A computed fold for a 712-nucleotide part of an RNA from Picrophilus oshimae DSM 9789, annotated as large-subunit ribosomal RNA, domain II. Its mean pLDDT, the model's own confidence on a scale to 100, is 83. Its Rfam family is "Archaeal large subunit ribosomal RNA". Clan: LSU clan.
Context: one part of a larger RNA
RNA sequence: GCCAGGGAGUUGCGACGGUUGGCAAGGCUAAUUCUUAAAGAAGGAGCCGUAGCGAAAGCGAUUACCCGCACAGCAAUGGAGGGGUAGCGUACCCAAGUGCGUUUAGUCAGCCGUGGCAGACCCGAAGCCGCUCGAUCUACGCCUGAGUAGGUUGAAGCUUAGCGAAAGCUAGGUGGAGGACCGAACCGGUUCUGAUGUGCAAAUCGUUCGGAUGACUUGGGUGUAGGGGUUAAAGGCUAAUCUAGAGCGGCAAUAGCGGGUUCCCCCCGAAACUACCCGCAGGUAGACCUCCAUGGAGAUUUCGGAUGAGGUAGAGCGACCGAUUGGCCGGUUAGUAGUCGAAAGACUGCGCCGGCCUAUCAAACUCCGAACUUGUCCGAAUCGUAGAUAUGGGGUGCUAGGGCAUAGGGAUAAGCUUUAUGCCCGUGAAGGGAACAACCUAGACCUGGAUUAAGGCCUCUAAAUACUGGCUAAGUGCGAUCUAAAAAGGUUUGCGGCCGAAGACAGUGGGGAGGUUGGCUUAGAAGCAGCCAUCCUUUAAAGAGUGCGUAACAGCUCACUCACCGAGGCUACAUGCCUUGAAGAUGGAAGAGGCUAAAGCCAGUUGCCGAGAUCCAGGACCACCGCAAGGUGAUGUGGUAGGGGGGCGUGCUGUAUGGGACGAAGCUUCUUCGAGAGGAGGAGUGGACCGUACAGUAUCGCGGAUCCUGGU
Numbered sequence: 001g002c003c004a005g006g007g008a009g010u011u012g013c014g015a016c017g018g019u020u021g022g023c024a025a026g027g028c029u030a031a032u033u034c035u036u037a038a039a040g041a042a043g044g045a046g047c048c049g050u051a052g053c054g055a056a057a058g059c060g061a062u063u064a065c066c067c068g069c070a071c072a073g074c075a076a077u078g079g080a081g082g083g084g085u086a087g088c089g090u091a092c093c094c095a096a097g098u099g100c101g102u103u104u105a106g107u108c109a110g111c112c113g114u115g116g117c118a119g120a121c122c123c124g125a126a127g128c129c130g131c132u133c134g135a136u137c138u139a140c141g142c143c144u145g146a147g148u149a150g151g152u153u154g155a156a157g158c159u160u161a162g163c164g165a166a167a168g169c170u171a172g173g174u175g176g177a178g179g180a181c182c183g184a185a186c187c188g189g190u191u192c193u194g195a196u197g198u199g200c201a202a203a204u205c206g207u208u209c210g211g212a213u214g215a216c217u218u219g220g221g222u223g224u225a226g227g228g229g230u231u232a233a234a235g236g237c238u239a240a241u242c243u244a245g246a247g248c249g250g251c252a253a254u255a256g257c258g259g260g261u262u263c264c265c266c267c268c269g270a271a272a273c274u275a276c277c278c279g280c281a282g283g284u285a286g287a288c289c290u291c292c293a294u295g296g297a298g299a300u301u302u303c304g305g306a307u308g309a310g311g312u313a314g315a316g317c318g319a320c321c322g323a324u325u326g327g328c329c330g331g332u333u334a335g336u337a338g339u340c341g342a343a344a345g346a347c348u349g350c351g352c353c354g355g356c357c358u359a360u361c362a363a364a365c366u367c368c369g370a371a372c373u374u375g376u377c378c379g380a381a382u383c384g385u386a387g388a389u390a391u392g393g394g395g396u397g398c399u400a401g402g403g404c405a406u407a408g409g410g411a412u413a414a415g416c417u418u419u420a421u422g423c424c425c426g427u428g429a430a431g432g433g434a435a436c437a438a439c440c441u442a443g444a445c446c447u448g449g450a451u452u453a454a455g456g457c458c459u460c461u462a463a464a465u466a467c468u469g470g471c472u473a474a475g476u477g478c479g480a481u482c483u484a485a486a487a488a489g490g491u492u493u494g495c496g497g498c499c500g501a502a503g504a505c506a507g508u509g510g511g512g513a514g515g516u517u518g519g520c521u522u523a524g525a526a527g528c529a530g531c532c533a534u535c536c537u538u539u540a541a542a543g544a545g546u547g548c549g550u551a552a553c554a555g556c557u558c559a560c561u562c563a564c565c566g567a568g569g570c571u572a573c574a575u576g577c578c579u580u581g582a583a584g585a586u587g588g589a590a591g592a593g594g595c596u597a598a599a600g601c602c603a604g605u606u607g608c609c610g611a612g613a614u615c616c617a618g619g620a621c622c623a624c625c626g627c628a629a630g631g632u633g634a635u636g637u638g639g640u641a642g643g644g645g646g647g648c649g650u651g652c653u654g655u656a657u658g659g660g661a662c663g664a665a666g667c668u669u670c671u672u673c674g675a676g677a678g679g680a681g682g683a684g685u686g687g688a689c690c691g692u693a694c695a696g697u698a699u700c701g702c703g704g705a706u707c708c709u710g711g712u
Stems, first nucleotide, its partner, number of pairs: 001712006011118003015114009026048003032042003052059002062086001064085004071078002087102006121260004128250006139224009148214001150182003153178001157174007186211003192206001194205002226242001228238003263647006273286005288397001289395006298383003302380009314368001315366002322361002326357007335350006401425010430441003445619007455609003458593003464606001466605006477595002487580005493574002496571004507564005513537003518532003543558001547556002620637002622633004648701001650698010666685008
């Protein structure tokens, strides 16, 4: 892991609500007693109700009138329940007014739902307390024993010799000290951070290493016990357990946390928001969901109109307020710096004040001011007597939300954060998007057929190698979104300007001159270092010179012009597609193959494919109508948490009725019925019990809980 068996909302008491039944202005017994197989009988103490109000003393209540649903009736109308008005009781001193009550329904039992107290659906702590048991491990103490190869060093003391006045010193011996040295046994456990790491082993193995006469090691005996011991002190050790041992008990501790919680079908169907709470992993109340009842006619998510409310976006500031450019003019001997002067004073700059022109801003500025939102009324539309809106009551879940679009705030960063509105996921399947909760299509009762949606139609792969006209040469692209710019370039198209058969543009051939080497400058300056000027002539045309060149000249060339040639050329701006700009980590992705007058991009046309959508046929369920048969449903039947309804199966009991040795249950297999839980039948095996109907009852349904036991 698998299989079998076990395995989780129970029981008692009291409470609220619903439902079924009995009796009813009443209803019921409790303890207990008698009898007893079970049953049954007695028992009225007591409890709830029939009257309330008031703290209390105490006082103490309508079958009045009106409206009106269902219903009845030909109608008028009547009218249970229901609503309203008035009255009455009582308390607040009286009155007024207000509160509660009043024109009658309870009570007992069974069952269901829920909350309370109890272990309270099951399993799960670490812990707290009590009583016992432990020092055969280990810590320390005490008593009594044992062990320690070999080698080295050579303290004190003693002695001999020498020296010295002495104290003493020096040297040679002797001697054998030491928490001395090296190193086995023994004790330890440093390194490889080696081996091992389902081990040889719940701490071992190898190598290396520390101590090894000592505060050494060790045998036996003995003592100290759990908030206690012991500790050369590490919170170490105290029997593989220690920041408080183990065993048992209190004990089913508690757990707002984690896991699990067992058959089917039908109807509806959320929330992740608001407020409070030592509240933030949780609760309580409201909102949202569901079920039942009451009631009996209107309701408002939408749109339009009318009439009010608002101060946002924007805008503006010569309308306040507060910020914020530059300039001009005038004023200011009261501020400040400087110049001149002996001083008086004069002048200049800055500052300040005023005017004019000019440049800008604001969430906590506003002379203004939308869209939009919203109150009330009217209308439309939709819903509603098949009973809405509403009201009362029973039961929950939820209170960690998320994505996209649009509009905002947080620095126009984030798979960021925080709001609003809508849709979606959550709780939503199916088709498309290669794959992909929330992007596109579309809301799935079942079966069959058809048509479309989004998206597609070369092959994988259903359907066009479809058609018309363009563009792209980059494999750009073949990517709805997610997914880049300035700038530069290729090509397309549009629109201007200029030149052109009196010949443009390009090309080829020729000319391109003279005054003059213009003047100045300069060593030189001759078109061409630089400065100034830039005229005239001959001409078809030719600059006091466009570039190269020279030391300076020379030389080449251009502008300009002629001839040849023979039709478009040059240019500005805009524009579609494309290129560069363009960087990410294993090799690599338009889904892939592959595709170039496309299988790319743009524009248009016609077909086809394509879903559970839509339509058609049949069937089921639900809701409603109906006594039923049957009918209606354009708008019904996706669904987590959750609410409600109806069923299937298991054990046992009672009543009734059946089967079984001519073969019960169980097991295996086949057939068949039902929407399903499940039911029935045949055959084989098996060898003694087992069904059905109704009523009741419950240790009643398993795949999960690192579930428990057994098997494998």